RNAcentral holds the sequence, with entries from Ribocentre.
Predicted 3D model of a 99-nucleotide RNA (TPP riboswitch aptamer (THI element)) from Chlorobium sp.
It matches the Rfam family "TPP riboswitch aptamer (THI element)". Rfam describes the family as follows. Vitamin B(1) in its active form thiamin pyrophosphate (TPP) is an essential coenzyme that is synthesised by coupling of pyrimidine and thiazole moieties in bacteria.
Its mean pLDDT, the model's own confidence on a scale to 100, is 76.

């Protein structure tokens, strides 16, 4: 030089649901304090960026299990779906020097 894996920085994707109480409102529903699962359930957060299962879609569908939900599986490597540089580290290669 490339490579790998580790980090930083810009920049750039993505999601935010389901339930109890109290309060407000004719009402669909909104606040405010809690339960559920979870990296995050609106956080100056989290979490992905191509070797791409973060996330969408299909899906107001299927199984199953809950208070009750994408709560868990299947469906799936199906279709889709956001990068550039910096630094370091390691082996390995090959080149110059010098013994």
């Nucleotide at each position: 030089a490339a490579a790998u894996c580790a980090u930083c920085u810009u920049c750039g994707g993505g999601g935010c649901g389901c339930u109890g109480a109290c309060g407000g409102g004719c009402a669909u529903u909104c606040g405010u304090c809690g339960g559920c699962u979870g990296a995050g359930a609106a956080g100056c957060a989290c979490u992905c960026g191509a070797g791409g299962a973060a996330c969408u879609u299909g899906a107001c569908g299927c199984g199953g299990a809950u208070a009750a939900u994408g709560c868990c599986g299947a469906c799936g490597a199906a279709a889709g779906g956001a990068a550039a540089g910096g630094u370091g580290a390691u082996g390995c290669u090959g080149a110059a020097c010098g013994c």